The RNA shown here (c-di-GMP-I riboswitch aptamer) has 82 nucleotides and comes from Salibacterium aidingense DSM 18341.
The prediction has a mean pLDDT of 90.
Lineage of the source: Bacteria > Caryophanales > Bacillaceae > Salibacterium > Salibacterium aidingense.

RNA sequence: CAACCGAAAUGGCAAAUUCCUGAAAAGGGGGGACGCAAAGCCGCGGGUCUAAGGGGAAUUCUAGGACAGCCGGGCCGCCGAA
Numbered sequence: 001c002a003a004c005c006g007a008a009a010u011g012g013c014a015a016a017u018u019c020c021u022g023a024a025a026a027g028g029g030g031g032g033a034c035g036c037a038a039a040g041c042c043g044c045g046g047g048u049c050u051a052a053g054g055g056g057a058a059u060u061c062u063a064g065g066a067c068a069g070c071c072g073g074g075c076c077g078c079c080g081a082a
Base pairs, nucleotide, nucleotide: 005080006079012036013035017031018030019028020027021026034069040075041074042073044072045071046070047067048066049065053062054061055060
């Protein structure tokens, strides 16, 4: 110095909820803290959610929508005990 790993320390993010936006899933803002060692970033792979629009005789089907706090993967990153 780097990797594995995660004691300690400095800090960081922010679930539910609430207001707004949206057809919805969900996203954004303030407070808030369920939790998180990548709960930082990326829709590449899998998966899950929604169905405006479109299809259908019909209970319904469908992603150009969404989820990174579902998993995998990629990229970047604070600290340094055993």